This is a predicted structure of a 74-nucleotide RNA (transfer RNA) from candidate division Kazan bacterium GW2011_GWA1_50_15. Taxonomically the source falls in candidate division Kazan-3B-28 (Bacteria, Bacteria candidate phyla).
RNA sequence: GGGCUCGUAGCUCAGUUGGUUAGAGCGUUCCCUUGACGUGGGGAAGGUCCCCAGUUCGAAUCUGGGCGAGCCCA
Numbered sequence: 001g002g003g004c005u006c007g008u009a010g011c012u013c014a015g016u017u018g019g020u021u022a023g024a025g026c027g028u029u030c031c032c033u034u035g036a037c038g039u040g041g042g043g044a045a046g047g048u049c050c051c052c053a054g055u056u057c058g059a060a061u062c063u064g065g066g067c068g069a070g071c072c073c074a
Stems, first nucleotide, its partner, number of pairs: 001073007010026004019057001028044005050066005
């Protein structure tokens, strides 16, 4: 330098035939339960869906550019 894959909550990830509120598990926190801790039950907080632009009535999802990570080739 070229090619491929990927970037979504604190962590691991799902969601990509464009459409109603962006979700799960773990973690955090509050309440119940306990003598206490843990387990169990119920609730809550936490997101510019990497950034910018474009297409569209509508974009996490499609297109272009950029940044970053992994793998391969040179």

Rfam family: tRNA. Its family is annotated with triplet codon-amino acid adaptor activity in the Gene Ontology. By type it is a transfer RNA.